The prediction has a mean pLDDT of 83. A computed fold for a 74-nucleotide RNA from an uncultured Candidatus Saccharibacteria bacterium, annotated as transfer RNA. Its Rfam family is "tRNA".
RNA sequence: GGGUGAUUAGCUCAUUUGGCUAGAGCGCCUGAUUGACGUUCAGGAGGUGAGAGGUUCGAAUCCUCUAUCGCCCA
Numbered sequence: 001g002g003g004u005g006a007u008u009a010g011c012u013c014a015u016u017u018g019g020c021u022a023g024a025g026c027g028c029c030u031g032a033u034u035g036a037c038g039u040u041c042a043g044g045a046g047g048u049g050a051g052a053g054g055u056u057c058g059a060a061u062c063c064u065c066u067a068u069c070g071c072c073c074a
Stems, first nucleotide, its partner, number of pairs: 001073007010026004019057001028044005050066005
């Protein structure tokens, strides 16, 4: 340099032919339980979906560029 895959909550991931004002587990916070911690139960917070632009009534999903991290070829 060419090709290809990934990027979604603090962490690991789901979301599949565009209908999402995006979910799960763990973690975190509050309450109950306990002498206390843990366990268990109930509730809650936390995402401008890597960044920018485009297509569309509507984009995490499609297109382009950029960034970062892998793999293959040279």